Predicted 3D model of a 72-nucleotide RNA (transfer RNA) from Thalassiosira oceanica.

RNA sequence: GCGUCUCUGGCGCAAUGGUAGCGCGUUGCACUCCUAAUGCAGAGGCUCCGAGUUCAAGUCUCGGGUGACGUU
Repeated sequence: GCGUCUCUGGCGCAAUGGUAGCGCGUUGCACUCCUAAUGCAGAGGCUCCGAGUUCAAGUCUCGGGUGACGUU
């Protein structure tokens, strides 16, 4: 240089083009003599950046960036 793949809450991962969810963590409450465990409830993202297609894009297309792997 070229090719393939990755990027989504604090972390790990989902999501058929149609309201972005789950687990862990976190906050509050309940339970308990207290703690842990358990149960219930909440907060936390507009999905790496820009553009395009579409009634509608995390998803499709193009360009850029990041990281990993392969190749000369």
It matches the Rfam family "tRNA". It is annotated as a transfer RNA.